A computed fold for a 122-nucleotide RNA from Dinghuibacter silviterrae, annotated as SAM riboswitch aptamer (S box leader).
């Protein structure tokens, strides 16, 4: 960089440096920002996708109070890996359905496109 498979409406901020932008992109609204954006370091939190350890369950050996060995998901935990710590992925944009209403808007709801993160994978 390709593809697959889950999840995405829940959580969680101080300091330091530096100094104008940021919310992936494009377009529209929205918003955040000099009471300091982004973007680096420092600490800490959140979470529980890998993995590790715990309890469980459940195969199979064993001279069988047990032990080893393998497997399992729905449990803890936070030790390693990794992410994340403004707003649902901040919202809409394409498709289809509900309310609506002359019609548009407007709400709401499934979906697709797209992005994000792990695990695997070329």
């Nucleotide at each position: 960089c390709u593809c697959u498979u889950a999840u995405c409406a829940a959580g969680a901020a101080a300091g330091g440096c530096u100094g104008a932008g940021g919310g992936a992109a494009a377009u529209g609204g929205c918003c955040c920002u000099u009471u300091g954006a982004a973007g680096c370091c420092u600490u800490g939190a959140c979470a529980a996708c890998c993995u590790g350890c715990u309890a469980c369950c459940u195969g199979c050996g064993c001279u069988c109070c047990g032990c080893g060995c393998g497997g399992g998901g729905a449990a803890g935990u936070a030790a390693g890996g990794u992410g994340c710590c403004a707003a649902c992925u901040c919202c809409a944009u394409c498709c289809c359905g509900a309310u609506g209403g002359a019609a548009a808007a407007a709400u709401c709801g499934g979906g697709a496109c797209a992005g994000a993160u792990a695990a695997g994978u070329c």

Of the family's consensus pairs, 94% are formed in the model. The organism belongs to Dinghuibacter, within Bacteria.